Predicted 3D model of an 85-nucleotide RNA (c-di-GMP-I-GGC riboswitch aptamer) from a Woeseiaceae bacterium. NCBI's taxonomy places the organism under Bacteria, Pseudomonadota, Gammaproteobacteria, Woeseiales, Woeseiaceae. The sequence was found by an Rfam model in a public genome assembly. The coordinates come from a structure-prediction model, not an experiment, and the mean pLDDT is 78. Rfam family: c-di-GMP-I-GGC riboswitch aptamer. Rfam 15.1 lists 1,298 matches to the family in 717 species. Gene Ontology term of the family: cyclic-di-GMP binding. The model forms 95% of the base pairs in the Rfam consensus.
RNA sequence: UGACUAAAAGGCAAACCCGUCGUAAGGCGGGGACGCAAAACCACCGGUCCAGGAGUUACUAACGUGGACAGCGGGGUUGCUGGUC
Numbered sequence: 001u002g003a004c005u006a007a008a009a010g011g012c013a014a015a016c017c018c019g020u021c022g023u024a025a026g027g028c029g030g031g032g033a034c035g036c037a038a039a040a041c042c043a044c045c046g047g048u049c050c051a052g053g054a055g056u057u058a059c060u061a062a063c064g065u066g067g068a069c070a071g072c073g074g075g076g077u078u079g080c081u082g083g084u085c
Stems, first nucleotide, its partner, number of pairs: 002085005011036002016031006034071001040077003044074003047069005055063003
């Protein structure tokens, strides 16, 4: 340095509740722990969700548009401790 593995110390924090921002998906703060070795960061690819509108197909759901999710998968960037090779 790379691969694999574990979870000691330490770290993060799902559902749910409260506050707050947002039309919404959802974000942020507090409480709380289902889980997590990248559950740290990045919407590049796929996926899911939301909104609005009526441009195209069409007749309200596809494409397209704008947004959300990194705790859906892939990819990229960075990185902590022990063990084995």